[in-house]
């Protein structure tokens, strides 16, 4: 200088519940805390899943939602052993 965790010192916050929004998916907000070395981010880039319209009859097409489905890109605390 480099890479780096089972130590320290911090962060998010699942089920559920309450309150709101939304035709739903889901979301925001308190409380809650199963977990998570990226569970920080991405006008969701691809892939899978869900909603909700429409037609068809067993396969499509539009919109739109999940980042705690899985790729991917960005950025990042500490700094043992080696």
């Nucleotide at each position: 200088u480099c890479c780096g965790a089972u130590a320290a010192g911090a962060g998010c916050a699942a089920a559920c519940c309450c309150g709101g929004a939304g035709u739903a998916a889901u979301c925001c907000g308190g409380g809650g805390g199963c977990g998570c070395a990226a569970a920080a981010c991405c006008u969701a880039c691809g892939g899978a899943u869900c909603c909700u319209u429409a037609a068809a009859g067993u396969c499509u097409a539009a919109g739109g939602a999940u980042g705690g489905c899985c790729g991917g890109g960005u950025u990042g605390c500490c700094g043992a052993a080696g």
A computed fold for an 82-nucleotide RNA from a Deltaproteobacteria bacterium, annotated as c-di-GMP-I-UAU riboswitch aptamer. It matches the Rfam family "c-di-GMP-I-UAU riboswitch aptamer". Clan: c-di-GMP_I riboswitch clan. The family has 6 seed sequences and 17 matches in Rfam 15.1. Its family is annotated with cyclic-di-GMP binding in the Gene Ontology.